The RNA shown here (c-di-GMP-I-GGC riboswitch aptamer) has 85 nucleotides and comes from Firmicutes bacterium UBA3936. Lineage of the source: Bacteria > Bacillati > Bacillota.
[in-house]
RNA sequence: AUCCGAAAAGGCAAACCUGCCGAAAGGCAGGGGCGCAAAGCCAUGGGUCUAAGGGAUUUAUCCUAUGAUCGCCAGGCUGCCGAAG
Numbered sequence: 001a002u003c004c005g006a007a008a009a010g011g012c013a014a015a016c017c018u019g020c021c022g023a024a025a026g027g028c029a030g031g032g033g034c035g036c037a038a039a040g041c042c043a044u045g046g047g048u049c050u051a052a053g054g055g056a057u058u059u060a061u062c063c064u065a066u067g068a069u070c071g072c073c074a075g076g077c078u079g080c081c082g083a084a085g
Base pairs, nucleotide, nucleotide: 003085004082005081011036012035016031017030018029019028020027021026034071040077041076042075044074045073046072047069048068049067053064054063055062056061057060
C1' cells in the first nucleotide's frame, strides 16, 4: 500500500408519524431507527416505479420519460479507522 472488516470515535438513516413541495412515482424538513464501511457523490448501462404532457383505441384502458430511484445491480469519482489474516 492492496485485499479484508475485529474494536473505538465520529457519520448516515428503512418502516412509520407530522408538515411542506409534486399530476404521480417521489423529494425536502422534524421526530424515529431497520439497517449501512462507501447507505458519500454521479442517472453512464441494465432493472424497477410513475404517466403530467404526447400518442393509440374497443372510451376506460393501453403505450411512451423528457420524471423518479445510487438503501436494486454494474460502472466511474472521492473517502474515516486499523485487530487478526